[in-house]
The prediction has a mean pLDDT of 83. Small-subunit ribosomal RNA from an uncultured bacterium, 1402 nucleotides, folded computationally.
């Protein structure tokens, strides 16, 4: 080194697809940042930013002027010297005046000194702005110029001699409305011009020497030729000037490399591209002209569209990148739009100049003048971005010898929370845990040490006193900012908190109101009466002078993947081959140094950024220092890979030789079998089709059969996860041609390979054209069925076309849904074809075609030497469903149509794979009165009954498939009763807490009324410790009370699945999960019973078994039960004594377990007309109902939360009403008869109920009943069953069936039978003659069929619940219906087939 292990560093994720799961995928958010913008809020300072939109338009003011030391002139001061004039005072005076002269105006003149309008010099090309062009040597970053310039400034040489004529100013005329001009005349100058002088300048010319890069260039020698100057002053070592050489500096030009989209932009290009001579420029050059050539870009993207300044840098990112180009700093353009040049070192010149062109202002209409992307500033646009401030103190910039001047560069201010940072809005103590707000479980919690209250602090603002640095080498001046900042002192908690959020991501919940409204919402969602999601309030959470919205950009997003994605089924492999460009590429050596590593240097501007230090009270901010700037050149080194380049080598690749396999491909000839047809013969009525028909075909002879032809077409068996082919495809036999693999062999070449954009073949089927052909089948097409329709499936026909030449199309689920090549990883097996041993068999090996695996992979299924493993190389392709493989352009095409291929808009999803269950008109296997076999019913009619409907004041309410409907109601005249109409009451009909009064409470008796109720009131307490309590009335109050809502707020209880056999559970194993496994297999059961077998092993809850009831038998006990023996009595009876033998009762116990027995089977267990047994395989019955499903029922049994009424939704009373009735449904009852009615006689039961009760006798009554005696609080009484047997009448009929409904008359119950009760006599005598489509219960003591009793109840029973008497018939069986059970298969269902979904209309 490598490898492994451990440490360390960077790198965070969430929600939402499902019933759940694991993936793939999109979406949305948490973060950071902004020249921002809007909502609400707003104390202070620092430092920083501000028009992102109209390069839209601009009023007014400033933004570049300065030099008098270049010059002449002018003007103003003051001076020198000088005139003139007018003249105050004072002197003098002849009063006429004379002197004197302050003062005034006005001249020349000396000098000075200010202002400066013109010449002349320098700046004006900087600095300030903007970002419209511009995809360009524009910009970046590196090099070059042997092809260039370069004012001012630095440092050298060398010079400044003499001359000339002008032109502004000015002055005089003049045009003109202005802006502006024109003659005519004077003048200066560092203006302007000739001339001398000059050189190491510049050109030409003749040499030498070195160089280098091609043209060429340095240095020197020699000659010719040209070309200068200015002066000024404060007089100095001054400062200009003029040539000239260097050097700073700043341009200018060229090259390399780097710089956005788009190919639905594939060809551009005529000065284009080069030469060769010329112009031009500082220079090079087609930069431009003349003539020649015909080039030159271009898949490494020209051209042509769109977009855009470039870049240090910023933003965000772990990086890698992505996205930006404001403020600062480098460059570029640009300056009302265009074009042009002049001037000058420089400009093609923001505040010059000319011409257009638009606009805008003046005008005398004849002509002028303008150009804020320079400071403010104004209108516009817009969601938006500031004062028409101050100073040139400081930096810097222009003149200028200076002094100075000018400077919207610049320094300050002012405005804006817009940004960054910093500070404050007070600190400590303080529990009656204070009011007050909200919640409550009403107890209390909470806000909360918060407030109050004490005590202390003064930062900031605020007032006063005091007060800079910024200021330069010294002295002295000089500060807009500023009496700023600082620093002291004073008062006094005094003057300073919002903003958002609170369902889950995501810190942080409660009431209240609303009730799918109003709203929220970033995604998933909230809201339809109990919303932690809307609004509000309290409370909490975040953040904090600000907090949220919203925009955009980068992260998250490994969601474009270089770091760092993937393609078999989630999106993706081209349909297949060949090949061009390109890409990749065997072994050895040698060389070269292009990649490619190392060192070194030059650059990489400063700011940003780091890293360290310093400076404002920190800090943002600045300031200084290093490191970095990962880039680019340029050298010098390495030589392992890559490259190139020489040798070479065989193993990749290809040849050769030999060989056998094959539907491999073209041709061209042959068969036979079938199917149609055609002639002909036989033959007679049908064929044919289908589920089932019908269309068609047929007596004119089909169908079916014989035989003979004709034609075209595809080749049975053979035949195989058999074979060949790049794919598509290939199947009879035979000949010719002919491509490909493959073995043995190791002869030859020697790397010649691999792969594949463009490009060309091939390319199923349909399909087009043109010509043949047509037997079959056979789109469209008739027509016939099926159906609600059937433009389908099914039948009878039939064209294209299916066949063949030739040409075109170029798709397909063209699939192995897997692009090609290579190398590399345990293994079994089958098979096809070689080769090598061999008798076959089996073995070896080598290609092929297949199954099943280990390791790996994988989201799962699954792949797994024919990979979807492990690595390399090329190509194609994918980036969320939907719009759409659409539209648009352009290619191709004869058309049909292909090929390439979007956008708008939409939606949180689409989507693999597996898993659980449901579900199938899927399978298998089992069961159930599920079906069938049968026996009785309903659905037809009368009446009951309930319900629906309707009607009504009301017709209370609930129950609505199964699983409601003779349900709740097991009994509605009043009551019940919830309804309804009327009349009344309000602490109220009933209960109860506290106060206050009262003593009576209760209430006979009369009246009013319909009653409730009202009025009258005879009469009328108790205890007691003497306080007072009980009771009981009124007042008041707190409580009441509601059969009012919600059963989709609940308890509880019930229905059904379903008395189906299933349902889980620990642990353990599989699996990334979900979830499986157990619990599945095989037998076998009535059962998930059990036995076996098994990565399970056990276990619960159900089955079963324990429990009643009933069927035998024993044992105990013997009354009300029973009577065999004994006795006594009766008409007669267990009626008496007695007894407990038997029946029975009611206790206790036996017994049945497949135990035995054959047979079958491993077991469990089946089967046996078996034995035994009273009973036989669960003997019957009950009662018992797993996890769960239907938000099933039920708030009106009851109980409860919330709402909701309190003079009424609560209570009393009267009447009514639930009882209605064109009608529909479901339960039953009776019927229709003769297996039956009807009258008469006769026998046999079980289980309950009974004193407000059951009844027995005996009387009256046809009877319902009634009266009177008795009798039972119950094995003690009542008790008698009906069918049934026996006898007899009916004889088939609307009847001696049927009894419904009506009329009459009566019992009963009960305050009361009108509405609206049961029953009984007479009478009357409906509809019904056994019931359509359907339909329902029954498998033995069952069904039928027969009464009997009890609960409810005063009465009322065809219902309900029991109870027993008689008692059948059938069950082949497992196809079907319909319901379940298990296993297994498919799914796009999971609200789970009553599921999802499509497409039209509206």
């Nucleotide at each position: 080194a490598a490898u492994u292990c451990g440490c360390c560093c960077u790198u965070a994720g969430a929600g939402u697809u499902u019933g759940a799961u694991c993936c793939u995928g999109g979406c949305u958010c948490a973060g950071g940042a902004c020249g921002a913008a809007c909502g609400c809020u707003g104390g202070c300072g620092g430092c920083a930013u501000g028009c992102c939109u109209a390069a839209c338009a601009c009023a007014u003011g400033c933004a570049a002027g300065u030099c008098g030391a270049a010059c002449g002139g002018a003007g103003c001061u003051g001076u020198u010297u000088u005139g003139a004039a007018a003249g105050a005072u004072c002197u003098u005076u002849u009063c006429g005046g004379a002197g004197u002269g302050a003062u005034u105006u006005u001249g020349a003149u000396u000098c000075a000194g200010c202002u400066u309008a013109g010449u002349g010099g320098c700046g004006a090309a900087c600095g300030g702005g903007u970002g419209a062009g511009u995809a360009a040597c524009g910009c970046g970053u590196g090099a070059g110029c042997a092809a260039c310039c370069u004012g001012c400034c630095u440092c050298g040489g060398a010079g400044u001699g003499g001359g000339g004529g002008a032109c502004a100013a000015c002055a005089g005329u003049u045009g003109g409305a202005a802006a502006c001009g024109a003659c005519u005349g004077c003048u200066a100058a560092u203006a302007c011009c000739g001339c001398a002088u000059a050189a190491u300048a510049u050109u030409c010319c003749c040499g030498a020497a070195g160089g280098g890069c091609a043209u060429c260039u340095u240095u020197u020698g020699g000659g010719a030729a040209u070309c200068a100057a200015a002066g000024c002053u404060u007089u100095a070592u001054g400062u200009g000037c003029u040539c000239u050489g260097a050097g700073a500096u700043g341009g200018g030009c060229u090259c390399g490399c780097g710089u956005c989209u788009g190919a639905u932009u594939a060809g551009c290009u005529a000065g284009a591209u080069g030469g060769c001579g010329g112009g031009g420029u500082a220079a090079c050059g087609g930069c431009c002209c003349a003539c020649c050539a015909u080039g030159g870009c271009g898949a490494c993207g020209a051209u042509c569209a769109g977009u855009a300044g470039c870049c240090g840098g910023a933003c965000u990112g772990a990086g890698a990148g992505g996205u930006u180009g404001a403020u600062c700093g480098g460059c570029c353009a640009c300056a009302u739009u265009g074009g042009g040049a002049c001037u000058g070192a420089g400009a093609u010149a923001c505040g010059g100049c000319c011409c257009a062109g638009a606009c805008u202002c003046c005008u005398a209409c004849g002509g002028g003048a303008g150009g804020c992307a320079g400071c403010a500033g104004u209108g516009g646009g817009g969601a938006a971005u500031a004062u028409u401030g101050g100073g040139c103190a400081a930096u810097g910039g222009g003149g200028g010898a200076a002094a100075c001047c000018c400077u919207g560069a610049c320094c300050c201010a002012g405005c804006a929370a817009c940004g960054c940072c910093g500070c404050g809005u007070g600190a400590g103590g303080g529990a009656a845990g204070a009011a007050g707000g909200c919640c409550u479980u009403c107890g209390g919690g909470u806000u909360g040490u918060a407030a109050a209250c004490c005590u202390c602090u003064u930062u900031u603002a605020c007032c006063a006193g005091g007060g800079a640095a910024g200021a330069a080498g010294a002295a002295a001046g000089u500060g807009a900012c500023g009496g700023u900042a600082c620093c002291u002192g004073g008062a006094g908690a005094a003057a300073a908190a919002g903003c958002c959020a609170c369902g889950g991501c995501u810190a942080a919940c409660u009431a209240c109101g609303u009730g799918c409204c109003a709203g929220c919402a970033g995604c998933c969602g909230c809201g339809g009466u109990a919303a932690u999601a809307c609004g509000u309030a309290g409370g909490u959470g975040g953040c904090a002078a600000g907090c949220g919205u919203u925009g955009u950009c980068c992260g998250g997003a490994u969601u474009u993947a270089c770091u760092g994605g993937g393609u078999g089924u989630a999106a993706a492999g081209g349909g297949c081959g060949u090949g061009u460009a390109g890409g990749c590429g065997g072994g050895a050596a040698g060389a070269c140094a292009g990649g490619u590593c190392a060192g070194a240097u030059g650059u990489g501007a400063a700011a940003u950024g780091u890293c360290g230090g310093g400076g404002c009270u920190c800090a943002a901010c600045c300031c200084c220092g290093g490191a970095a700037c990962u880039g680019c050149a340029u050298u010098u080194g390495a030589a392992a890979c890559c490259g190139u380049u020489u040798u070479u080598c065989u193993u990749g690749a290809g040849u050769a030789u030999c060989g056998g396999a094959g539907a491999g491909g073209c041709a061209g000839g042959c068969g036979g079998a079938a199917u149609u047809c055609c002639u002909a013969g036989u033959g007679u009525a049908g064929c044919g089709g289908u589920g089932a028909a019908a269309u068609g075909c047929g007596u004119a002879g089909a169908u079916a059969u014989u035989a003979g032809g004709a034609g075209g077409a595809a080749c049975a068996c053979c035949a195989g996860u058999g074979g060949c082919g790049a794919a598509g495809g290939c199947g009879g036999c035979c000949u010719g041609c002919u491509g490909g693999a493959c073995g043995a062999c190791a002869a030859c070449u020697g790397a010649c390979g691999c792969u594949a954009a463009a490009g060309c073949u091939c390319g199923a089927a349909a399909g087009u054209g043109c010509g043949g052909g047509u037997a079959u089948c056979g789109a469209a097409c008739a027509g016939g069925a099926u159906u609600a329709g059937a433009u389908a499936c099914c039948c009878u026909g039939g064209u294209a076309g299916u066949c063949c030449g030739c040409a075109c199309g170029g798709u397909a689920a063209a699939c192995g849904a897997u692009g090609g090549a290579u190398g590399c990883c345990c293994g079994c097996u089958g098979u096809c074809u070689g080769c090598g041993a061999u008798a076959c068999a089996c073995u070896g090996u080598a290609g092929g075609c297949g199954g099943c695996c280990a390791a790996g992979a994988g989201a799962a299924a699954u792949c797994g030497u024919u990979a979807a493993g492990c690595a390399u190389c090329c190509c194609a392709c994918c980036u969320g469903g939907g719009g759409a493989g659409u539209a648009c352009g352009c290619c191709g095409g004869c058309a049909a149509c292909g090929g390439u291929g979007a956008a708008a808009c939409u939606c949180a999803a689409a989507g693999g794979a597996a898993u659980u269950g449901a579900c199938g008109g899927g399978g298998g296997c089992c069961c159930g009165c599920a079906c069938a076999a049968g026996c009785g019913g309903a659905g037809g009619a009368a009446c009951a009954u309930g319900u629906g409907g309707u009607u009504u004041a009301a017709u209370u309410c609930g129950a609505u498939g199964a699983u409601a409907c003779g349900c709740g109601a097991g009994g509605a005249a009043c009551c019940u009763u919830a309804c309804c109409c009327g009349g009344g009451c309000u602490u109220g009909a009933a209960c109860u807490g506290c106060a206050g009064g009262c003593g009576u409470a209760c209430g006979a008796u009369a009246c009013a009324g319909a009653g409730a109720u009202g009025u009258u009131g005879a009469g009328g307490c108790c205890c007691u410790u003497c306080g007072g309590g009980g009771c009981g009335c009124c007042u008041g109050u707190g409580g009441a009370g509601g059969u009012g809502c919600u059963g989709c707020a609940u308890g509880g209880u019930u229905g059904u699945c379903g008395u189906c056999a299933g349902c889980u559970c620990g642990u353990g194993c599989c699996g990334u999960g979900a979830g499986g496994u157990g619990u599945c297999g095989g037998c076998u059961u009535a059962a998930g019973u059990g036995c076996c077998a098994u990565a399970a092993c056990g276990a619960g809850c159900g089955c079963a078994a324990c429990c009643c009831c009933u069927u035998u038998c024993u044992c105990c006990a013997g009354u009300u039960g029973c009577c065999a023996u004994c006795a006594g009595g009766u008409u007669a009876u267990g009626c008496u004594g007695g007894g407990c033998a038997c029946u029975c009762u009611g206790g206790a116990g036996a017994c049945a377990c497949u135990g035995c027995c054959a047979c079958c089977g491993u077991a469990a267990g089946g089967u046996g007309u078996g034995a035994g047994g009273a009973a036989g395989g669960u003997g019957g019955g009950g009662a018992u109902g797993a996890c769960g499903u239907c938000a099933a029922a039920u708030c009106a049994g009851c109980a409860c939360g919330g709402c909701c009424c309190u003079u009424a939704c609560g209570u009393c009373c009267g009447g009514g009403g639930c009882u209605a009735c064109a009608c529909a449904c479901g339960u039953g009852u009776u019927a229709c008869a003769a297996u039956g009615g009807g009258u008469g006689g006769u026998a046999c039961a079980g289980a309950g109920a009974g004193u407000c009760g059951g009844u027995g006798c005996a009387u009256c009554g046809c009877a319902a009943g009634u009266u009177g005696c008795a009798u039972c609080u119950a094995a003690u009484c009542a008790u008698g069953a009906a069918a049934g047997c026996c006898a007899u009448c009916c004889u088939c009929a609307g009847u001696u069936c049927g009894g419904a409904u009506u009329g009459g008359g009566g019992u009963c119950u009960g305050c009361a039978a009108c509405c609206c009760g049961a029953c009984c006599c007479c009478a009357u005598g409906a509809a019904g003659c056994u019931g359509g489509a359907u339909u329902c219960g029954c498998u033995a003591g069952u069904a039928a069929u027969c009464g009997c009793a009890u609960a409810u109840c005063a009465g009322c029973a065809c219902g309900a619940u029991g109870c027993g008497g008689u008692g059948a018939a059938u069950a082949c069986g497992a196809u079907c219906c319909c319901g379940g059970g298990c296993c297994u298969u498919g799914c796009a269902c999971u609200c789970a087939c009553c599921g999802c979904c499509c497409g039209u209309c509206a």

Its Rfam family is "Bacterial small subunit ribosomal RNA".